[in-house]
Molecule: small-subunit ribosomal RNA
Organism: uncultured organism
RNA sequence: UGGCUCAGGAUGAACGCUGGCGGCGUGCCUAAUACAUGCAAGUCGAACGAGAAGUCACGACUUCGGUUGUGAUGGAGAGUGGCGCACGGGUGCGUAACACGUAGCUGACCUGCCCUUCGCAGGGGGAUAACACAGCGAAAGUUGUGCUAAUACCGCGUAAGCUGGUGCUAGUUAGAGCGGCAUCAGUAAAGAGUUAUCGGCGAAGGAGGGGGCUGCGGUCCAUCAGCUUGUUGGUGAGGUAACAGCUCACCAAGGCGAAGACGGAUAGGGGGCCUGAGAGGGUGACCCCCACACUGGAACUGAGACACGGUCCAGACUCCUACGGGAGGCAGCAGUAAGGAAUAUUGCACAAUGGGCGCAAGCCUGAUGCAGCGACGCCGCGUGAGGGAUGAAGGGUUUCGGCUCGUAAACCUCUUUUCUGUGUGAAGAGCAAGGACGGUAGCACAGGAAUAAGUCUCGGCUAACUACGUGCCAGCAGCCGCGGUAAAACGUAGGAGGCGAGCGUUAUCCGGAAUUACUGGGCGUAAAGCGCACGUAGGCGGCGCGCAAAGUGGUGCGUGAAAGCUCCCGGCUCAACUGGGAGAGGACGUACCAAACUGGCGUGCUAGAGAGAGAUAGAGGUCGACAGAAUUCCGGGUGGAGUGGUGAAAUGCGUAGAGAUCCGGAGGAAUACCAGAGGCGAAGGCGGUCGGCUGGGUCUCAUCUGACGCUGAGGUGCGAAAGUGUGGGGAGCGAACGGGAUUAGAAACCCCGGUAGUCCACACCGUAAACGAUGCAUACUAGUUGUUAGACGCCUACGGGCGUUGAGUGACGAAGCCAACGCGUUAAGUAUGCCGCCUGGGGAGUACGGUCGCAAGGCUAAAACUCAAAGGAAUUGACGGGGGCCCGCACAAGCAGCGGAGCGUGUGGUUUAAUUCGAGGCUACGCGAAGAACCUUACCUGGGCUUGACAUGCUAGUAGUACUCAUGUGGAAACACGUGGGGACCUUCGGGAGCUAGCACAGGUGCUGCAUGGCUGUCGUCAGCUCGUGCCGUGAGGUGUUCGGUUAAGUCCGAAAACGAGCGCAACCCCUAGCGUUAGUUACAAGUGUCUAACGCGACUGCCCGGGGAAACUGGGAGCAAGGUGGGGAUGACGUCAAGUCAGCAUGGCCUUUAUGUCCAGGGCGACACACACGCUACAAUGGCCGGUACAAUAGGCAGCCAAGCCGCGAGGUGGAGCGAAUCCAAAAAAACCGGUCUCAGUUCGGAUUGUAGGCUGCAACUCGCCUGCAUGAAGUCGGAGUUGCUAAUAAACGCGGAUCAGCCACGCCGCGUUGAAUACGUUCCCGGGCAUUGUACACACCGCCCGUCACGUCAUGGAAGCUGGUCACGCCUGAAGUCGGUGAGCGAACC
Repeated sequence: UGGCUCAGGAUGAACGCUGGCGGCGUGCCUAAUACAUGCAAGUCGAACGAGAAGUCACGACUUCGGUUGUGAUGGAGAGUGGCGCACGGGUGCGUAACACGUAGCUGACCUGCCCUUCGCAGGGGGAUAACACAGCGAAAGUUGUGCUAAUACCGCGUAAGCUGGUGCUAGUUAGAGCGGCAUCAGUAAAGAGUUAUCGGCGAAGGAGGGGGCUGCGGUCCAUCAGCUUGUUGGUGAGGUAACAGCUCACCAAGGCGAAGACGGAUAGGGGGCCUGAGAGGGUGACCCCCACACUGGAACUGAGACACGGUCCAGACUCCUACGGGAGGCAGCAGUAAGGAAUAUUGCACAAUGGGCGCAAGCCUGAUGCAGCGACGCCGCGUGAGGGAUGAAGGGUUUCGGCUCGUAAACCUCUUUUCUGUGUGAAGAGCAAGGACGGUAGCACAGGAAUAAGUCUCGGCUAACUACGUGCCAGCAGCCGCGGUAAAACGUAGGAGGCGAGCGUUAUCCGGAAUUACUGGGCGUAAAGCGCACGUAGGCGGCGCGCAAAGUGGUGCGUGAAAGCUCCCGGCUCAACUGGGAGAGGACGUACCAAACUGGCGUGCUAGAGAGAGAUAGAGGUCGACAGAAUUCCGGGUGGAGUGGUGAAAUGCGUAGAGAUCCGGAGGAAUACCAGAGGCGAAGGCGGUCGGCUGGGUCUCAUCUGACGCUGAGGUGCGAAAGUGUGGGGAGCGAACGGGAUUAGAAACCCCGGUAGUCCACACCGUAAACGAUGCAUACUAGUUGUUAGACGCCUACGGGCGUUGAGUGACGAAGCCAACGCGUUAAGUAUGCCGCCUGGGGAGUACGGUCGCAAGGCUAAAACUCAAAGGAAUUGACGGGGGCCCGCACAAGCAGCGGAGCGUGUGGUUUAAUUCGAGGCUACGCGAAGAACCUUACCUGGGCUUGACAUGCUAGUAGUACUCAUGUGGAAACACGUGGGGACCUUCGGGAGCUAGCACAGGUGCUGCAUGGCUGUCGUCAGCUCGUGCCGUGAGGUGUUCGGUUAAGUCCGAAAACGAGCGCAACCCCUAGCGUUAGUUACAAGUGUCUAACGCGACUGCCCGGGGAAACUGGGAGCAAGGUGGGGAUGACGUCAAGUCAGCAUGGCCUUUAUGUCCAGGGCGACACACACGCUACAAUGGCCGGUACAAUAGGCAGCCAAGCCGCGAGGUGGAGCGAAUCCAAAAAAACCGGUCUCAGUUCGGAUUGUAGGCUGCAACUCGCCUGCAUGAAGUCGGAGUUGCUAAUAAACGCGGAUCAGCCACGCCGCGUUGAAUACGUUCCCGGGCAUUGUACACACCGCCCGUCACGUCAUGGAAGCUGGUCACGCCUGAAGUCGGUGAGCGAACC
């Protein structure tokens, strides 16, 4: 930089756990799926005819039950007629539209009921339902005949008016169908009644309602770019309440579209609601508008419908049926099924509000008012209050002291909201009665703390921590991430935190997200400048004056429904809820005002731009001609064996004469030097010379035009290389290809060849790290220094110098900018204008579609899926088969080895009852182990013990007890069971100690070194590692510590934004080499001091010369026992390796407790096909053997070293002197030296192995000790690849001592002296290390990171021969109902 994620608010919610009360709200978001049943629209007898049941009166008959006739009353059900059914209620399918919102228009319109005003109502007529009778039909229904009324229907009269025709016309208007006048024609009516009234007709107006038209506004896709034939307009006609291609005929050919037509997808719109600081984003449950009513179509009636509970037709579905035919439409209220995560009662009432009808009473009203169900939401209340410490019991934890739950509880006192019971009991009703809610709310009394708490979380974000269980399991998780034995992250518990009748989860929206940035972002390197230019539309535009007023600003008016929101006031006890008032809210309309700015119009100007004149530089472009050098080829000459090529070679060429060399010729391509950080061009790009044609630039003058300008979506052109087409050309080079090498392979790098191509002409392609990774234009903002081509001034010694100025091209830098790097008048600074582009990584610059291309391919350009990152710049490290400087036995130079043999030891492996365990590159492997026969010992087998082999405490017991000696039986022993003898200690006299028994506990070499302490190894005795303050940097961090010298060294000097300091280095300490002093047991005859011990001195680059910077230091020299750290040791910085060790010790946790403890016997740790590591001894003559002779130092000795002497070939035995040791002992040192022998041989080398006889230690040498004698006499003749040590008293060789230890498997280890070399040119290479530097995609740090193929499985997407569905169309055929028209036929009361 950038994405992902969380904390907030919200919901018509759902799910999990839980649930006391009340108020107010709210409740199919899915299937506009299908619906049983009931109800949801009727009403009017004061429009009309007829009139049932019932009741009354009178009469008749009577079986005394009653029946019947007439009249009156009554008014059911049905009918004619009127009004209503177009409201109210539901739903959101369709609709991107004048559907909605807002503001207008209607001079182009309609309006039942209601209100106001004016006028009128005269006189007639004929029918028809009901009904009766007769039919058809299962039903629904329907037919015929006959009777009858009206406020039903129809003529006539009247016409204030109205409507139409014709004529005239003031005025208004943009205009007309506006208004006025005259005339002609047409046109009304209904009555009822309780006599109060209610109705009827015409006309005008009003109110409210509606139709139509218009501006503006609100959505996604351009991978939908062109659409349109009634289409656009005209004339005429039809049609409508009314304008109109609304419809039709004819005529014209228009109309719409990048300010997005057409097409597709999605969607009812608004007031509002949620969120937000706002701007916005999201949304549409209540109110308004619209649309729809099973699906589609259609009209009828009517004031109003193309009609939710009307009609007709078609279709699908369901039902009835006598099979002929019929019926139906819950998106009204309830309710059912289905779907779904999910959404309620087949309730009460018309008491209120409202609606329909009616004069009214009233009737109807699932509108509405109420009730029921659901914590679904909001609001309110409660589950008690005060006191109460022994800090109870209990739980949890613990370092066992305690801490905590916790005043919490118990207990005492108090209260009664809520609850239960009883009683009383409303308002809601204007007006007497009448209340669904409702015996509800409220009130009073009584009872009793009584009836009432959960849920989520506690790793960070984020408020709240411990224990146990689990052990990458089970699980958690919003993101990061937890879990692999000590989990605050899982599960449980205790505790804590949050909220609380709720709490969590899920889903969705806004916020945080300035993460689409209008407010409010960016594009050099993070995603992002088109490869470059010309230019269209568009956007933007210099200086002055004037006009008008479109934008703009202001004021008034209108409108912006109600609800909602904000404020104020009020009503329910408060609140939610609700009443009243005020305010806010537009991109709206209109009138007026202003004139700065923008735009418009007019007029001027010259600073922008352009023109002109005069100079001028240039690989600018294009065409043609020409030139020389070189390569290759061809011909000829000379010549004779190679040449060529490479790291080295080979392929290749060459005796048919190459290469080399000379002469001649051919052909193509490219132009050395000049040449430069130089020049030109818009970019790509451009380089021999000359010529033709041609584009652009710069400078000077200031003559002309007068803003003519800037940018530039689309568009057009140019555009390296490669590539394509056609035709040429082809020297060199050279994809592909062939061959040779390299290599594990070599599809490469190297070599020999070589086609396309590279070249030319014409035509395509249109890309690139087409880069300054930096769009174009203009203005402004310190400079310094190069360079290219100009102009001007001054000076000049004529070479030139200095200064000014405009254009270009570089370097460095101020301010400023930037995340940093860096940029910096050639901006990445400060600003303006315009264009292009970006929005996490991958998928992917891909698929599909479109378009361009001959093709290759280009341009445009997604999604699914997936990740918690991807990325930039810089920092510190680490790393590099990067470069530089420098060290080290690191290499090199040397010497001796190892690796081969035999043996010893360790390890791996294998084996085993066990072969105990650990150590594992360097830094495990003669290591822990400086001593495994028993012991050790941790392992195995077997046998025993269980408060234990060992410690502490408590309780009880024990008195010849503890202890000790002897002894019996069993036994391998341990142990078990016994017998006998001796026999204590301290004491304050209680007891203690001991022993026995029991309880606590002991014990564990059991696990974890990845829980630890301590100690150790290693890098490395490498020269490093840090700090304080200051300074630099946003920061990580840097500086110091780098640099120039120098050193063994971050050693020192100098320089230096550093100045100082610490841990390391060095020094201080020890040993050693010289000397001195002191002391002297021992040594030696004395004395002495070369010996011992102790203390000192001495060495510091002090002195001289050279180098160096008057430095540090360095080369050389003198002197000195020693010279530049004299030699050696001790000493190991910050840290690294989860290095090693729980088995040395300590220690957390875990495990074990008649065993994983402990004791004992025996075995094992010693096995043996093998492999490795470290050693020893050798292979021999620089040697072996024999004899002789010489010289050390360290260190050790009383359960010890052990002399002499004697015995034994010897190991050894015996012996006992000396010595607690400078005195004695081990003790001889060995190599060396002298003499002899062996003579190159598996030997007189070598000694393994084996036999045998002995010795020693020890309780005990079988497994499994050491030594000795005799005999035996293996391999081995100097060791492959490879590899180790060492730079001087060192390597090598030689022996000696010591620890451990009874003895010893020691050839190991630690020391000591004796003899005593060789070599180092040098730092290229190998290994390790130090310093600074560079690159980095590494940071677990190169043993890093990471790419691709393949195999198997899963998921997502594209393609696929095809198959199929949906949607949107287009063409054609058939064509219901219905409306209009035409035609024909039929029927018919009124009027003629």